[in-house]
RNA sequence: CUUGAGAGUUUGAUCAUGGCUCAGAAUGAACGCUGGCGGCAUGCCUAACACAUGCAAGUCGAACGAAGGCUUCGGCCUUAGUGGCGCACGGGUGCGUAACGCGUGGGAAUCUGCCCCUUGGUUCGGAAUAACAGUUGGAAACGACUGCUAAUACCGGAUGACGACGUAAGUCCAAAGAUUUAUCGCCGAGGGAUGAGCCCGCGUAGGAUUAGGUAGUUGGUGUGGUAAAGGCGCACCAAGCCGACGAUCCUUAGCUGGUCUGAGAGGAUGAUCAGCCACACUGGGACUGAGACACGGCCCAGACUCCUACGGGCGGCAGCAGUGGGGAAUAUUGGACAAUGGGCGCAAGCCUGAUCCAGCCAUGCCGCGUGAGUGAUGAAGGCCUUCGGGUCGUAAAGCUCUGUGGGGAGGGACGAAGAAGGAGCAUCUAAUAGGUGUCUUCGGUGACGGUACCUCCUUAGCAAGCACCGGCUAACUCCGUGCCAGCAGCCGCGGUAAUACGGAGGGUGCAAACGUUGCUCGGAAUUAUUGGGCGUAAAGCGCACGUAGGCGGACCAUCAAGUCGGAUGUGAAAUCCCUCGGCUUAACCGAGGACGUGCAUUCGAAACUGAUGGCCUUGAGUACGAAAGAGGGUCGCGGAAUUCCCGGUGUAGAGGUGAAAUUCGUAGAUAUCGGGAGGAACACCAGUGGCGAAGGCGGCGACCUGGGUCGAUACUGACGCUGAGGUGCGAAAGCGUGGGGAGCAAACAGGAUUAGAUACCCUGGUAGUCCACGCUGUAAACGAUGAGUGCUGGAUGUCGUGGGUAUUGACCCCCGCGGCGUCGUAGCUAACGCGUUAAGCACUCCGCCUGGGGAGUACGGCCGCAAGGCUAAAACUCAAAGGAAUUGACGGGGGCCCGCACAAGCGGUGGAGCAUGUGGUUCAAUUCGACGCAACGCGCAGAACCUUACCUGGGUUAAAUCCGCCAGAAUCCUACAGAGAUGUGGGAGUGCCCUUCGGGGAAUUGGUGAGAAGGUGCUGCAUGGCUGUCGUCAGCUCGUGUCGUGAGAUGUUGGGUUAAGUCCCGCAACGAGCGCAACCCUCGCCCCUAGUUGCCAGCAUUCAGUUGGGCACUCUAGGGGGACUGCCGGUGAUAAGCCGCGAGGAAGGUGGGGAUGACGUCAAGUCCUCAUGGCCCUUAUGCCCAGGGCUACACACGUGCUACAAUGGCCAGUACAAAGAGCUGCUAAGCCGCGAGGUGGAGCCAAUCUCAAAAAGCUGGUCUCAGUUCGGAUUGUAGUCUGCAACUCGACUACAUGAAGUUGGAAUCGCUAGUAAUCGGAGAUCAGCACGCUCCGGUGAAUACGUUCCCGGGCCUUGUACACACCGCCCGUCACACCAUGGGAGUCAGUUGCUCUAGAAGUCGGUACGCUAACCGCAAGGAGGCAGCCGCCUAAAGAGUGACUGGUAACUGGGGUGAAGUCGUAACAAGGUAACCGUAGGGGAACCUGCGGUUGGAUCACCUCCUU
Repeated sequence: CUUGAGAGUUUGAUCAUGGCUCAGAAUGAACGCUGGCGGCAUGCCUAACACAUGCAAGUCGAACGAAGGCUUCGGCCUUAGUGGCGCACGGGUGCGUAACGCGUGGGAAUCUGCCCCUUGGUUCGGAAUAACAGUUGGAAACGACUGCUAAUACCGGAUGACGACGUAAGUCCAAAGAUUUAUCGCCGAGGGAUGAGCCCGCGUAGGAUUAGGUAGUUGGUGUGGUAAAGGCGCACCAAGCCGACGAUCCUUAGCUGGUCUGAGAGGAUGAUCAGCCACACUGGGACUGAGACACGGCCCAGACUCCUACGGGCGGCAGCAGUGGGGAAUAUUGGACAAUGGGCGCAAGCCUGAUCCAGCCAUGCCGCGUGAGUGAUGAAGGCCUUCGGGUCGUAAAGCUCUGUGGGGAGGGACGAAGAAGGAGCAUCUAAUAGGUGUCUUCGGUGACGGUACCUCCUUAGCAAGCACCGGCUAACUCCGUGCCAGCAGCCGCGGUAAUACGGAGGGUGCAAACGUUGCUCGGAAUUAUUGGGCGUAAAGCGCACGUAGGCGGACCAUCAAGUCGGAUGUGAAAUCCCUCGGCUUAACCGAGGACGUGCAUUCGAAACUGAUGGCCUUGAGUACGAAAGAGGGUCGCGGAAUUCCCGGUGUAGAGGUGAAAUUCGUAGAUAUCGGGAGGAACACCAGUGGCGAAGGCGGCGACCUGGGUCGAUACUGACGCUGAGGUGCGAAAGCGUGGGGAGCAAACAGGAUUAGAUACCCUGGUAGUCCACGCUGUAAACGAUGAGUGCUGGAUGUCGUGGGUAUUGACCCCCGCGGCGUCGUAGCUAACGCGUUAAGCACUCCGCCUGGGGAGUACGGCCGCAAGGCUAAAACUCAAAGGAAUUGACGGGGGCCCGCACAAGCGGUGGAGCAUGUGGUUCAAUUCGACGCAACGCGCAGAACCUUACCUGGGUUAAAUCCGCCAGAAUCCUACAGAGAUGUGGGAGUGCCCUUCGGGGAAUUGGUGAGAAGGUGCUGCAUGGCUGUCGUCAGCUCGUGUCGUGAGAUGUUGGGUUAAGUCCCGCAACGAGCGCAACCCUCGCCCCUAGUUGCCAGCAUUCAGUUGGGCACUCUAGGGGGACUGCCGGUGAUAAGCCGCGAGGAAGGUGGGGAUGACGUCAAGUCCUCAUGGCCCUUAUGCCCAGGGCUACACACGUGCUACAAUGGCCAGUACAAAGAGCUGCUAAGCCGCGAGGUGGAGCCAAUCUCAAAAAGCUGGUCUCAGUUCGGAUUGUAGUCUGCAACUCGACUACAUGAAGUUGGAAUCGCUAGUAAUCGGAGAUCAGCACGCUCCGGUGAAUACGUUCCCGGGCCUUGUACACACCGCCCGUCACACCAUGGGAGUCAGUUGCUCUAGAAGUCGGUACGCUAACCGCAAGGAGGCAGCCGCCUAAAGAGUGACUGGUAACUGGGGUGAAGUCGUAACAAGGUAACCGUAGGGGAACCUGCGGUUGGAUCACCUCCUU
């Protein structure tokens, strides 16, 4: 120091892995919108780009001469020049620099102006020179010459040590004065302080796709040089030095205190402040100086700007302001030296863009305000509404207050102080001169600024916005829009009801701000030291040996490197933290403390690690004995089989396949027998058996050879483990050279298959497969599991070997050691699973991983003969990719079971004609809907008008309800125009109640106004309801419990059984619900009741159950009974149940039929039955009317009818039903008509009457196999009926006509018994119209071995890359568009190495041609100096040649992403040839084939193992 939060997103759901994204904090920020005040901070991150203008370094007259001015004549002032000090500080910037640059801690071989202390000195001379004057050059900048002059400028001499040099003797070296004194200066020496230079340890980026670098290089000796050590320089000698603990090279970068973040460890960063460094237009160089190689100095070179008289000059804002430019972006050409600090000066003072202040900017942090109280009618208004109301909302208004900020007025600071100077005091002194000290006193000085602050006045008056409201994430409604416009941080919203877009109302959050964007840390345990992983998710090198390195058994001793403890020094200040204090508070500031985890020195400890020495045997190894083994290499031998050759026998086929063909064979195959040749591989034994490090190894024998194991002793004495680099081995394929070649067999050829078939299948067939020698170095090289050591319950099998017991011996049994397996405890794991052969518990070492794709690719490097291998990115793109397990669904997976599902049968459809529906076409319209099963004789149980929704034309405030007004009750008759709707008229007619007789009211009609209505318009993908379908299939669920981290499982699975999740048994389940069954209706038997309209046995009667009579029977219609596997036998687990030509019974195993339809599926169907949200139309998309259309017609399909005939047609006669319907109705008898029908009118509101005749059948006759006496279409004529009306467009009748059709291809439908088939009857709809639909009865079969197959379904199980669920998913080429990228003839630019050319300025060295005041010398001259010249070094520049980096490029390669493109269908199920890996060949493409390998393959069987 007090501190650690998660969420969204892969899935149908789950767990785990894993990435992406969000919530936080921060910022020198920018942008959008908005904006009241103040305080404190910050403010070119980009172009170290270029800079106009002003300022940023001067000062000293107490060093000097001179000039000018003033003068009170004492002097004073100004200053160009000489001289001194300063200009090396302060200020700016971050280019360069990966470095002793910085940080930290040390070190020795140094210097240090001004300052302090100590000590000594301050002497004698000299020669010049600027200024100035004159002459003179130049445009200017700036000079040249001559002459004069001073100094604290310069020079010489003296003196010299406690200095320097030297062993010593000795030698050498200084000074300046100013001033009246005092003092200030000056010089030598020593010391200090400060500052600076140098060296070293450690720390301080990335890249190995940079692995070797280095010749002054490394060291020595000598010498030079420097203030100083040193290859710093040079000469010589030696050949070193650095580097995997990363040299060299490349890229990037100022470093630090700190700052931001974080729980911390860390990560990121290096603005403002502070320390260090570097730089000053670019490059080089030195001078002066204490200090510079010098930001506002010099010289040179270069680029650039400016001036120019073209000769030449000037300049350097990365100082403060400011300008242009760049940029998303960053301020005033301000004030003052009042304070702090600096320079000079004795001082006054001067200078100071350092600094202090002010100005601009919400850039940040902090504080304040925009009012407070009361106020319900819950005002108006907005918005919403279920129309009741809710909400904005005490919010407003109103009433009562306050006055921060703003405005006005007045007062008014701190920052200022020991300044100078005066007075006082002390001290020095002879001194009241003077100096010094002292703060006791006097005393002037403020840019900010009349600012902060205080007082008074003034009025609620002048002061609120921004973002968000689908989830994450606090906050919801309406309207608009309609996959558009748009939003979006991630997931994702938007295709007509959007809480996700835009607006509004409301709400939420923050607030003078709020959002967005960028960047950093966090969350991210998502690089994991703290703190992760590697069987299947990404991840164990193919295997071994071994170097460096890392780690290492037991005991003793010593040392003290690591380690631990104490002390000391340091770790600057500021910052952070704590405490206290100052601004009204806070931010901010001040003081003190703590911290600073580090480094260094020193003292100590000795357990552990380490080092050294000694010793030990348990790790490791050696020797001996024994057995096992497909361990390796070489040589030889063997038999079976294939093929080929020769010969014999023998004859027409063989071979091959799903079926075939190519192929072989009458030139004799195949088959068979005998003989021979040659190559390759070694059946059985053979086994989750053995051996080996892995790859791998299999007939037998010999030789050579490696390893492991067991046993018992002896020996060595830690000799060990791992192992980066390295080395070796390393299946198959492939390559090279030479052999060999029987079989097999990439490529290739042919035949098939197929839409195609570059495949799967077949016939051939070459490399290859084999050998020798060499190369390659990869595999699903797998246990997808690195090596080693120790520890941790068991059971069981097997191989090798030892011991025990027993035995003559061999087994069996028991106990060990070493392998190979299986199952399992604990534990682990996301789960699956692993489990002493660990994936458990630990240790040591190595290798590897960090989202998917791009990609194991490109480039570079290394290896290879090549193929290729090893190493190994990025741009770009996605929000996932992936693992295990779960539930479903699916499978050309498996098992069990069912169904007219197949099979066995019967009859059809598909061919014909017609009917009807649909598609298509046509049309003004052919209204609309329904589209696999589950649309298509469906909605439609009936379109001539109507229906009717469609088309054409005409017309129309218009039919209902309510309200207001007017008129008339109502109602009825009628004329005209018109196609009609409609329009215009005429006439009749008054009722009920009240009445004041005027009238009013009720009801109703018409007109009118308002409001509203209406819509078969759209959306069935907004809906209700109803319906279809799977399917009358046997299923679908729940509660509690249990199991699982969880999704889920269990129950519901299993063994039986059933029509059935029906029942029984078992069972971590126990129960329950919806379904099944039963209950309901009907038919079948019996009984009871009842007896008309029904019935008639007996009695009468009739033509006739017609009537009397009767109710027994039939029947009718109410109610009961009956059937339950109840009985018997068998079977089965003694159960459930099943079987029986069983008994009984009318009926027997749910008796037949119907109704009844679980959870759900299909966005199934229906807005045109109805209802209904939303949208749309409103003189029309409403309503009315006439006519037309829905009836069209080259064609295609569905469903039917009638047929094709003799089991028949026709004619005649004759028999037997059931169920229905009937008053706008059924209609009898009779009569008329060939007939449809007409006439007629009895009866019947129906067990009474009518429709009504049943037909097939039966009897008789005829036809005799033909387009017919079959068939009836079509057409003509004439009619009937219905209806307002049969033209478009009805049905029927008669006569005439007499088409196709002779049993129907591929294919396909129905049906299991009173069924199919066949025959007729009735009904609904309906004026009329039926081959359709629904119902009714008559006659009345055949077949079912069975579940292999097709279809559908149920249960269990298995695989899955599917979950919109196989109508799924998904791969590659090609085509198009866009994007980034590799190669690329080249080309452009940059960086850099090497070799040269060249050589400015300059230091150094040489030289002595020229010039020359001080010193020496009498002089000549000399010493010395300057310039010149020469030499070394060297910047720019130039040439050549390499390397690297970047840009660009015709063309080209692959990659990624895209809307519904093309070709196929490779993968996922056994994915239809199991898939995949390596390799080789081939092919439009996915891919195919060969060889070897893997299971991460389904299924069946065998083997093996386990459990019971």